RNA sequence: CAGGCCGGGUGACCGCGGGGCUCGAUCUCACGGUCGAGGCUCGAGGAAAGUCCGGACACCGCAGGGCAAGGACGCUGGGGCGACCCAGGCGGCGAAAGCCGACGGAAAGUGGAACAGAAAGGAGACCGCCGGCCGGUUUCGGAAACGGCAUUGGCCGGUAAGGGUGAAACGGUGGGGUAAGAGCCCACCAGCGGUCGUGGCGACACGGCCGGCUCGCCAAACCCCGUCCGGUGCAAGGCGAAGCAGGUCCCGCUGACGCGGCCCGCCGAGGGACCGGGUACGCCGCAAAGAGAGAUGGUCACCUUCGACAGAAUCCGGCUUACAGGCCUGCU
RNA sequence: GCCGGAGUAGCUCAGCUGGUAGAGCAGCUGAUUUGUAAUCAGCUGGUCGGGGGUUCGAUUCCCUUCUCCGGCU
Numbered sequence: 001c002a003g004g005c006c007g008g009g010u011g012a013c014c015g016c017g018g019g020g021c022u023c024g025a026u027c028u029c030a031c032g033g034u035c036g037a038g039g040c041u042c043g044a045g046g047a048a049a050g051u052c053c054g055g056a057c058a059c060c061g062c063a064g065g066g067c068a069a070g071g072a073c074g075c076u077g078g079g080g081c082g083a084c085c086c087a088g089g090c091g092g093c094g095a096a097a098g099c100c101g102a103c104g105g106a107a108a109g110u111g112g113a114a115c116a117g118a119a120a121g122g123a124g125a126c127c128g129c130c131g132g133c134c135g136g137u138u139u140c141g142g143a144a145a146c147g148g149c150a151u152u153g154g155c156c157g158g159u160a161a162g163g164g165u166g167a168a169a170c171g172g173u174g175g176g177g178u179a180a181g182a183g184c185c186c187a188c189c190a191g192c193g194g195u196c197g198u199g200g201c202g203a204c205a206c207g208g209c210c211g212g213c214u215c216g217c218c219a220a221a222c223c224c225c226g227u228c229c230g231g232u233g234c235a236a237g238g239c240g241a242a243g244c245a246g247g248u249c250c251c252g253c254u255g256a257c258g259c260g261g262c263c264c265g266c267c268g269a270g271g272g273a274c275c276g277g278g279u280a281c282g283c284c285g286c287a288a289a290g291a292g293a294g295a296u297g298g299u300c301a302c303c304u305u306c307g308a309c310a311g312a313a314u315c316c317g318g319c320u321u322a323c324a325g326g327c328c329u330g331c332u
Numbered sequence: 333g334c335c336g337g338a339g340u341a342g343c344u345c346a347g348c349u350g351g352u353a354g355a356g357c358a359g360c361u362g363a364u365u366u367g368u369a370a371u372c373a374g375c376u377g378g379u380c381g382g383g384g385g386u387u388c389g390a391u392u393c394c395c396u397u398c399u400c401c402g403g404c405u
Stems, first nucleotide, its partner, number of pairs: 001330006008303007016043004021038007045309001049320002052318005057233004061266002064264004070229005075088005089103001090101004104224002109222002111218002126163002128159010139148003171189006190214001192211008237284004246275006258267001333404007342357004351388001359375005381397005
C1' cells in the first nucleotide's frame, strides 16, 4: 500500500416479541374464537442509515404508436440491463507497491476568459530592435556649399528574437538568413492530420512515409452526436364489516372523462364543480425477526481488557456515508 | 414510511446564463435638539450550512453530507 474477514464468545439465572404443539377453562349445534398454563422453536446490521440509483410487486382502460419537451448516461471487452462490478486502454499523481479519473465532440455553430496587459483567438507594436524622410547638436574633411561618423527629437513603416502583464501570449533548441527579424529556410525534438504496415476481439500501442509548419483552454457553458427512460409509490393496492341523504349547475354516443405537453389508433357511458350527510375499524399485501410507532434485553462468572458506528417497517441488488478494536494474505 | 422544498450580515430577503456579494431594519460615530425620539451624513459587520471536485477563478456548475420546513393515510 492492496485484498479479505470478525466486529464479542461460553455457561447459569431472569425477562420481551412472533410461530407451531399439548393441556385446561369458556362461548358455539359445529367449524372455530377468547383466556390461562407448560414445553419447543425463531428473533437486527455490515452498514438495518442516507433514500442516491436499479429491479420486483401494485395501480393508473390497452401501457399501443409518433412528435416535442425534460432527464440520465458517454474509452474498450465481458457480466442479461445499469449510474454497479471485473479485466484492459489512455491520462494524471507517487521513489515504489499502488491510487485517482463525469474519459464522445472545441478543424459543426453560439458564447466565455474578470483584473492586469500594447494585444485574450486567424490577436497585438508599450518598451526595445531596424529602415526611410525631416530637423537639431558635436566632431572630422573642406575656403564655402556640402559630405561622412556619432547622438538626439518628430513622422511614416518593418519586426513577435528580447523585456514587461497574465491562469493562459500562436511550438522548443541550434544554425543559416536578414536592414532588424520571423518555420522565412534547414537539422533534431515535441505536437497535429493523412496514409501504409505490424500486434491486439477492441479501446489502443509501435514503426515507416507524406503534409502544412503549429491549427491553444472551457461542453460539471449553451449545444452537437450516440444510447436509454410513461407516471405514481405498500400511506401502492385488494377483501370484509359498519354507517349515510341527498341537492344545484355544467360537459358527454357529433365519443366526454380516462393521472396531469400535443397528435393518432383501439375501447365505450359516464364524468366534473359546489353545497350537504356518513365513516376513519379488522384482515390480506407481509417474509425461517417482523409488528401497534413500541419486542430482539438484563445480571453474574470466566476468557489478562469488551469498547466504535449504529436499531429492521413491502422486499431484493448496487452506491454513498459513519465506524473503537482485532485477525489473515500478498506487495513496496 | 414515501414524496417535495429551503439554508447568504444580529433579523428579513436580493444576487438571471461563473469574474471575487448587496438592500431594508438593527448596531456604532458625528451633526441637529435644553435633552430624547425622528431626520441627515458616515462607518462596522459575511467560513454564502460543512467537505470534496470541475475551472485560471465557484454564492452560482457537479457530487456527498448536516440541519430545518412542508405535503400524502
Predicted 3D model of RNase P RNA and transfer RNA as a complex of 405 nucleotides. It holds a member of the Rfam family "Bacterial RNase P class A". The family's RNA type in Rfam is ribozyme.